[in-house]
RNA sequence: CGCUGAAACAAUUAUGUACGGGGGAACCAAAUUGAAUUGUAAAAAUUCAGGGGUGAAUCCUUUUUAGGUAGGGCUAUUCAAUAUCCCGAAUCCGGCAGCUAACCUCGUAAGCGUCAUUGAAAGG
Numbered sequence: 001c002g003c004u005g006a007a008a009c010a011a012u013u014a015u016g017u018a019c020g021g022g023g024g025a026a027c028c029a030a031a032u033u034g035a036a037u038u039g040u041a042a043a044a045a046u047u048c049a050g051g052g053g054u055g056a057a058u059c060c061u062u063u064u065u066a067g068g069u070a071g072g073g074c075u076a077u078u079c080a081a082u083a084u085c086c087c088g089a090a091u092c093c094g095g096c097a098g099c100u101a102a103c104c105u106c107g108u109a110a111g112c113g114u115c116a117u118u119g120a121a122a123g124g
Stems, first nucleotide, its partner, number of pairs: 001113004008017003018108006028098001033049006050096001051093004059068003071087003075083001077121006
């Protein structure tokens, strides 16, 4: 100096600005699931399968630790196209949350080191 990412800037006594996430009406949407046991006129109860958030990170196959894939990123003025390369994780809530104005609340980490071509625009 630059990259992924919301994760930065200013002030510096306090703090402010900016960016990002979650919860939360009406309207709308969605919903009354499956199996087993008990029990009834009808009901109902219990147990086991759950559900949701951040993020690109989802899903499939398998000769078993690999292959592919939805999706995502870089290539140094910006945008677009082509091409190459790379990622395609992890974690949190704790039986529970659709959307959602007012309102409430949380985060501002961590990890790295790329530079090919063409066109257009801007700037010097």
Notes: A computed fold for a 124-nucleotide RNA from Bacillus andreraoultii, annotated as c-di-AMP riboswitch aptamer (ydaO/yuaA leader). The organism belongs to Bacillus, within Bacteria. The prediction has a mean pLDDT of 79. The RNAcentral record of the sequence draws on MGnify.